[in-house]
């Protein structure tokens, strides 16, 4: 060297997550790469860092190691920008609101007197009188009592010998409670009373009078300034999403280099 059979090893690899570390389920990237059990309320480990059972391939395109301004993508940080949320302020912008001030338009309206002043009366309380109105009572009146009211008492009854006398029903007449009706005038009491008086009081809203001043007032529509409110404005506030950038970090894959048995034949 060449042939032949063996072992070590390998038959995917990362990135963030979980983890005291690993490493595996699950997820993402790469891209094509043995099966079969287990595993997030997690499995299986312990620096020789998944575990068990099985096949295959095997010392090299294949197994281990190095290297780079090659490099996919995670993760970090940064910058700008988005859309939700939460929360503060009215300093910007918008919107609303105001017996506010203050200009312009437009219409009414005033010297036959705006507006304002200032003095009366109403309308509002309260008190006290009138009036009304009810309701009671007093008046008038009509009715009103089998008996237990009145008066007169026929018949009857009772006393008497008689004259006579006594109680007494009914009728008649009256009368009390009582129940109407009437009430010009009288008393008391009362109010969802009143175009009513006297007096006192609040009060300047409204309505109206006198009296002084002497030209404005009012509606509505625009600006502008003041306050006041708010989101559509603006500030902070964590969290998400999206593009960039970072000689930050891990880094698939791909690229170059090097490394690695045993045994038996010839």
């Nucleotide at each position: 060297c060449c042939g032949u059979g063996c072992u070590a090893a390998a038959c995917g690899g990362g990135g963030a997550g979980c983890u005291a570390g690993c490493g595996g389920u699950g997820u993402c990237c790469u891209g094509a790469a043995c099966c079969c059990g287990c595993a997030a309320u997690c499995c299986g480990c312990u620096a020789u860092a998944g575990c068990g059972g099985g096949g295959u391939u095997g010392a090299a395109u294949u197994c281990c190691c190095c290297u780079g301004u090659u490099g996919a993508g995670g993760c970090c940080g940064g910058u700008c920008c988005c859309a939700a949320c939460g929360g503060g302020c009215c300093g910007c912008u918008g919107u609303u609101c105001g017996u506010g001030a203050u200009g312009g338009g437009c219409g009414a309206u005033g010297c036959u007197g705006a507006g304002g002043g200032u003095u009366g009366g109403g309308u509002c309380c309260c008190a006290c009188g009138c009036g009304g109105c009810g309701u009671a009572g007093a008046c008038u009146u009509g009715u009103g009592a089998a008996c237990c009211c009145c008066g007169c008492c026929a018949g009857g009854u009772c006393c008497g010998g008689a004259a006579g006398g006594a109680a007494g029903c009914a009728a008649c007449g009256g009368u009390a409670a009582g129940c109407g009706a009437g009430c010009c005038a009288c008393u008391a009491c009362g109010g969802g009373u009143g175009c009513c008086g006297u007096g006192g009081g609040a009060g300047u809203g409204c309505c109206u009078g006198g009296c002084c001043u002497g030209a404005g007032u009012c509606g509505u529509u625009u600006g502008u300034c003041c306050g006041g409110a708010u989101a559509c404005g603006u500030c902070c506030g964590g969290g998400g999403g999206a593009a960039c950038c970072g000689a930050g970090u891990c880094g698939a894959a791909g690229a170059g280099g090097g490394g690695u048995g045993c045994g038996c034949g010839g």
Description:
Bacterial large signal recognition particle RNA from a Dehalococcoidia bacterium, 266 nucleotides, folded computationally. Its Rfam family is "Bacterial large signal recognition particle RNA". The family's RNA type in Rfam is non-coding RNA gene. Model confidence (mean pLDDT): 78 of 100. The organism belongs to Dehalococcoidia, within Bacteria. The gene name in the source record is ffs.